Overview
Predicted 3D model of a 155-nucleotide RNA (FMN riboswitch aptamer (RFN element)) from a marine sediment metagenome. The RNAcentral record of the sequence draws on MGnify. Its Rfam family is "FMN riboswitch aptamer (RFN element)". Gene Ontology term of the family: FMN binding.
[in-house]
RNA sequence: CCUUCGGGGCAGGGUGAAAGCAUCCAGGCAAGUUUCCAGUUUUCUGAUGCCGAUUCCCGACCGGCGGUAAAGCCCGCGAGCGCUGACCGGUUACGAACGACGCGCACGAUCCGGUGAGAUUCCGGAGCCGACGGUAUAGUCCGGAAGAGAGAAGG
Numbered sequence: 001c002c003u004u005c006g007g008g009g010c011a012g013g014g015u016g017a018a019a020g021c022a023u024c025c026a027g028g029c030a031a032g033u034u035u036c037c038a039g040u041u042u043u044c045u046g047a048u049g050c051c052g053a054u055u056c057c058c059g060a061c062c063g064g065c066g067g068u069a070a071a072g073c074c075c076g077c078g079a080g081c082g083c084u085g086a087c088c089g090g091u092u093a094c095g096a097a098c099g100a101c102g103c104g105c106a107c108g109a110u111c112c113g114g115u116g117a118g119a120u121u122c123c124g125g126a127g128c129c130g131a132c133g134g135u136a137u138a139g140u141c142c143g144g145a146a147g148a149g150a151g152a153a154g155g
Stems, first nucleotide, its partner, number of pairs: 001155005012058003020050004025046004030042003060140002062130002064077004072128002080105004088099002110126005132143003
């Protein structure tokens, strides 16, 4: 320098927002049916039912990369957002747009017992955590993403 690779996950049950649909159950207003009564149609409100959350509740399931005694929760890195930047790349041309090797923010979470020379990493037990936008409140759905990427393997 080139090539390839480079993220997993709601089984089952409960509740039932909004919108929509239905029933024609209750009530109201107005209009049409030449007029009045009655009835009826449209319409409004309420009631009941249907539908409706992988987001709520019970429960289930998942775990990128390097280091180190084998790690989601020890140390470090990566993915997101914002700002800056112009070496280099890019552009027909121009920092007009695009791309961090820079800066800031978000980014989180673990203990106890056992074995051992050594383990918050193994074994046993009990816990905890999970970017942004969308949507009924999302680690698991959809989207940015056929993207980016720590890094791994090969030439």